The prediction has a mean pLDDT of 85. Predicted 3D model of a 378-nucleotide part of an RNA (large-subunit ribosomal RNA, domain IV) from a Dehalococcoidia bacterium. It matches the Rfam family "Bacterial large subunit ribosomal RNA". The full RNA is in RNAcentral, with records from ENA. Taxonomically the source falls in Dehalococcoidia (Bacteria, Bacillati, Chloroflexota).
Context: one part of a larger RNA
Formats: sequence, structure tokens, C1' cells
RNA sequence: CCCUCGUUAAGGAACUCGGCAAGAUUGACCCCGUAACUUCGGGAGAAGGGGUGCCUUUGGGGGUGACAGUUCACCGGCGCUGUUUUCGGAUAGCGCCGGGAAGAAGGAGCCUCCGGAGGCCGCAGAGAGCGGGCCCGAGCGACUGUUUAACAAAAACACAGGUUUCUGCAAAAGCGCAAGCUGAUGUAUAGGAGCCGAUACCUGCCCAGUGCCGGAAGGUUAAGGGGAGAGGUUAGCGUAAGCGAAGCUUUGAGCCGAAGCCCCGGUGAACGGCGGCCGUAACUAUAACGGUCCUAAGGUAGCGAAGUCCCUUGUCGGGUAAGUUCCGACCCGCACGAAAGGUGUAACGACUUGGGCGCUGUCUCAACGAGGGACUCG
Repeated sequence: CCCUCGUUAAGGAACUCGGCAAGAUUGACCCCGUAACUUCGGGAGAAGGGGUGCCUUUGGGGGUGACAGUUCACCGGCGCUGUUUUCGGAUAGCGCCGGGAAGAAGGAGCCUCCGGAGGCCGCAGAGAGCGGGCCCGAGCGACUGUUUAACAAAAACACAGGUUUCUGCAAAAGCGCAAGCUGAUGUAUAGGAGCCGAUACCUGCCCAGUGCCGGAAGGUUAAGGGGAGAGGUUAGCGUAAGCGAAGCUUUGAGCCGAAGCCCCGGUGAACGGCGGCCGUAACUAUAACGGUCCUAAGGUAGCGAAGUCCCUUGUCGGGUAAGUUCCGACCCGCACGAAAGGUGUAACGACUUGGGCGCUGUCUCAACGAGGGACUCG
């Protein structure tokens, strides 16, 4: 000097990109107390306080339960009265005598829980160890979950839910050359595919292009049908030039001829798209207003320097002594915007970001201690 630990005066984040790291703080149980907000469940262990040992004494609750005698229930016998009777009896009440094991009441002791009062000791009583730090604001994602085995756990994926579309069952879709299988021993409240992603309030305009769906009048159009006509060959005819049936062969026009495309409609929670210039109000500025060009239509609600804003550390306000971050506004949106969803939202998060309290060797600024290296020898 390095590594892994322990402790630390005063200060207490001045460290640093950032409280990264650090049991540094908090920590258990009981009691009190507990805000905004909220989907009324939560938030919440919110926050913030107090108590906790031992001894003596005492009150109460629960459990167990010895037990002498007693009482009661209960049992037996006798008697009286009433009812009934087949005259044997049965039954109800009362009285007396005896029994009273089991049941109930009572109940010491022991166990346990919750207290009250008084006292005792220590710096300290959850006496050691183990065991939430907390609050406020914002973003994103609703949530619990899932993920890059071995640099990423997230705002990514999934999700319940929304919506579109396909599918009538030998379903659609998928695997396979096929047989066959999955779908499904299911049947549209089912199954497949796509997008969005709880919930709340909503989801505007454009169908010109592309896609999809529907239409069938017209245009175009394949194979095929059809076969006018043409060529080759040659029986024959002709002196020759040449003509030339049938057959075979090479071709072949008009005409008939489906889907598709053209065409006509529809369709955006289909792919997608959602303007420019000029002027105008009695300070100025601005432009509710007007003009003009273009378009399929010119961005509605909401949000907005945003995880999106180049200029930009925009401007104003807040917080700080001081704030390129943060929060609240403004709107001039380079280049937000409505299921590649828009805007909110309680709860949740090893998420991201700003602030505060507490706490600390993160730091001012280092010191000491322990173990292991380093060093020497082997």
C1' cells in the first nucleotide's frame, strides 16, 4: 500500500452523475393516535407519541379441581289428597324416612390472562442476537405476475377488459406428401386471427389512393367450343402452263366463352391522411372577421418546452443564499392528439425523477484496531 471487517471527536451529504455504499437510522409486543385522496376495500404499521425489569401487596376473568359436611336434582319405601279403573292397579301433588355413586351448586390449591397500589437497582429493563427508516411532488405502467440461463427486470411481455374480423361443423385455422391429428369428444355465451390494454370520461373529420366487402349492366379477357378460309401432299384432268376431289396434314377469322381487372357502391377500433398565402379593430399589439389558392379531408375534444420542443438553460411563478434538473403555468406543438388510443385516476412498483426530515466515515480528513495479502526466508 491492497482486500475484508470493527470503532470514532466536532460537523452532518459539504461526497457524488446520483445518499452509490454503510444494520448508520428504524426495528418486537401493548396502548394512544393517525391526513390528503379514494374504486369506500383502502391509504395505514400512515405520520406521531407513551409503555416494557425486579420485589411486595391487591382486584378481576378463564381453566382444572382435592374436598368434610351441607343443599338440590334424582332413586327407593310409606302415608294423605285428587283423577281414573278391568278394582289388581296406574297417575299428579304434598308430607315423612332412607340412599344420594354418577349430575348441579359451593369450593382450597395449582395453571393462565388482564389490571391497581407501593417499593428496589442500574447509564441503560423488547438490557445480548435476530426483526420496517419516514414523508411530500411528478412521470410511466392499472394491479399479482413474466422476461434477455451467464452485463438489461424495465416504462418491455402478459393480464382481466374493449373492439374488429373469420368460422354453421367433415367449421374456420394449423401440422402433415398422405393417412391422419390438433381445434374438440368443443358448437357462435364456442373456436381462430388482429389491434388496444383495469376502471372513469371519451374516441372527431377524410373512402381520393391501397386493402377488404358487396354489385353485376357495360368494356376487356384464358383454356375450351366452333369452324369460314388458307397452305402442303396427290388420284384425276390438261400438249403445256396449270387446275385439282376425297383422305391425311399444317394452320385458322367472325362468333360463344368464367373469375379477375376496368367499372358502380360500401367500409377507419382497415393500411393510412388530417393545408398555404394576404389583409383587417379608435395607442400599440393581436385578429373574433374578410379575400384567395389548393385538397379526399384540412387536427375536433383533451393535453402540451412533454420520456415528444430544434431554437432552449424559451418566458413567468415556486422551491434554494445560489436550481441546464424538479413542480405549477403560458402556447410560438422544428415534429402531441384520440384503441400503433386521448386525457384523468385510488391502490400497487428491487421502475424513473425532484424535494424534505431522521441518520450516518459518503465527505471536511483522516485516525486507531482485527484478519488476510504485499515484503523476507523456505